[in-house]
RNA sequence: AACGUGCUCCGGGGUCGGUGAAAGUCCGAACCGGCGGUCAAAGUCCGCGACCCGAUGGUCCGCUCGAGACAAGGGCGGGCCCUCGGUUGAACCGGUGGAAUUCCGGUACCGACAGUCAGAGUCUGGAUGGGAGAAGCACGUG
Numbered sequence: 001a002a003c004g005u006g007c008u009c010c011g012g013g014g015u016c017g018g019u020g021a022a023a024g025u026c027c028g029a030a031c032c033g034g035c036g037g038u039c040a041a042a043g044u045c046c047g048c049g050a051c052c053c054g055a056u057g058g059u060c061c062g063c064u065c066g067a068g069a070c071a072a073g074g075g076c077g078g079g080c081c082c083u084c085g086g087u088u089g090a091a092c093c094g095g096u097g098g099a100a101u102u103c104c105g106g107u108a109c110c111g112a113c114a115g116u117c118a119g120a121g122u123c124u125g126g127a128u129g130g131g132a133g134a135a136g137c138a139c140g141u142g
Base pairs, nucleotide, nucleotide: 002141003140004139005138006137007136008135010133015029016028017027018026030122031121032111033110034048035047036046037045043109044108052086053085054084055083057081058080059079060078061077062076063075064074065073091107092106093105094104095103113125114124115123
């Protein structure tokens, strides 16, 4: 160096105008781009993460069955956690080059859920959460 364990810290960006009683949601124009990988830099390639759904297991709570009570145990429902699975958008052309769907030029496209005087990538909320992962410290192996 690498690997293992524990801990600490970090870990998502973006709006104006018009119409209207009302829109950061419609219309017009604008703006934004998590993490790892990839022969060279990626919202659109290969994967991962967040939301949502399901299953196994663990744990807790409520109701209930039980020989009257307690306990064990069973049934039903729910919360949280682990693991696994499902779901989860979008790019082409030209140029340079040994090599780029990643760079340069051009033209496109995409964006969870819930809420809302009117429909949301950009507002508000779950979220002072979770998180791919990044950095560091300690100990151990070697």
FMN riboswitch aptamer (RFN element) from Sinomonas susongensis, 142 nucleotides, folded computationally. The prediction has a mean pLDDT of 81. The sequence was found by an Rfam model in a public genome assembly. The organism belongs to Sinomonas, within Bacteria.